The prediction has a mean pLDDT of 88. Predicted 3D model of a 346-nucleotide part of an RNA (small-subunit ribosomal RNA, central domain) from an uncultured bacterium.

Context: one part of a larger RNA
């Protein structure tokens, strides 16, 4: 390389948008680039293969023939692919009508709780644990009541619920923005799928500048435990956790399962539409769960939301360690990220 693979054995890019490229629905006509057929030329010699022959055989050598993927010219064929032209509506998109949702951004408001302050009233403990102690408290704590302040998170509803490309998204409300779904079949008429490079987004932690700082809490301090205890438990507590702007770009970024399209028994929940006079029943489209037929799988299991049967495109794997290391390069303020070997060894 070919082949074979990628849920769990090595292997699906964190996710999207999209450039080049690859691939691409139905009909008619033309063309003849690919394709197919015939003919001609060329395809040096040696070598290879086959027959025959020469050295006593063989190696070796001679001779004759065949083969020679290929390339060129020419004459045809026209199914398929391509190209050109015309056309179609089922793929795709748009319009109109409808409901849907924790989808995103900005603002306003709310109650409970934690913490703090003031006052009242009140007295000796509180807190914490397996048990304790550190800690707080007669300078009046804890518990109770009233008022006030501040920050962060939103009980119940709440659910294999919903929305989003993924990360993720949850108090109420207003404005702005986006989305898929259903119905209609009105419009365009293949406008599509995938997508190397690229661009954008991307939890938490971390970084920069400026705010904020209630809670929790790396580091740190103390108390315990212990042989020790740089831990687990307890009392404190800085960064951080929150906001704005700018970076970082990684995760068990997981369904450990790339995207799109088609096909292949059923049962039973549930969400949003639609149809029927109707909360019944039932059908249908789109999601989201559970269980199974066929089939697949090493098995576990998957099973119309496939890991089944096919097609197109992308990404990735090729024994373990060395190693996601070294070096170089790119990016970054840094931390580091991305790309990514070899010697050696089993």
């Nucleotide at each position: 390389u070919u082949g074979g693979g990628u849920u769990u054995a090595a292997a699906g890019g964190g996710u999207g948008c999209g450039u080049a490229g690859g691939c691409g629905g139905g009909a008619u006509a033309a063309u003849a680039a690919g394709u197919c057929a015939g003919a001609g030329g060329u395809g040096a010699a040696a070598g290879a293969c086959a027959g025959c022959g020469g050295c006593u055989c063989a190696a070796c050598c001679g001779u004759u023939g065949c083969a020679g993927u290929g390339c060129c010219u020419u004459u045809g064929a026209a199914a398929c692919u391509g190209u050109u032209a015309u056309u179609c509506u089922u793929g795709a998109a748009u319009g109109c009508g409808g409901a849907c949702g924790a989808a995103g951004g900005a603002g306003g408001c709310g109650g409970a709780a934690c913490g703090g302050g003031a006052c009242a009233a009140g007295u000796a403990g509180c807190g914490g644990u397996g048990a304790a102690a550190u800690g707080c408290a007669u300078a009046g704590a804890u518990a109770u009541g009233u008022c006030c302040c501040a920050g962060a998170a939103c009980c119940c509803c709440g659910a294999u619920u919903g929305c989003g490309a993924a990360g993720g998204c949850a108090g109420c409300u207003u404005c702005c923005u986006a989305g898929g779904c259903c119905g209609u079949u009105a419009u365009u008429g293949a406008c599509g799928c995938u997508g190397a490079u690229g661009c954008a987004c991307g939890a938490a932690a971390g970084c920069g500048u400026g705010g904020g700082g209630a809670u929790c809490g790396a580091a740190c301090a103390g108390g315990a435990u212990u042989a020790g205890a740089u831990a687990c438990c307890c009392u404190g507590g800085u960064a951080g956790u929150c906001c704005a702007c700018g970076c970082c770009c990684u995760a068990a970024a997981c369904g450990a399962u790339g995207a799109u399209a088609a096909c292949u028994c059923g049962a039973u929940g549930u969400u949003g539409g639609c149809g029927u006079u109707a909360u019944a029943c039932u059908g249908u489209c789109a999601g989201u769960g559970u269980c199974c037929a066929a089939g697949c799988g090493a098995a576990a299991g998957c099973g119309u939301u496939a890991a089944g049967u096919u097609a197109u495109c992308c990404a990735c794997c090729u024994g373990g360690g060395g190693a996601g290391u070294a070096c170089g390069a790119u990016c970054g303020c840094a931390a580091g990220a991305u790309u990514g070997a070899a010697a050696c060894u089993c």

The RNAcentral record of the full RNA draws on ENA.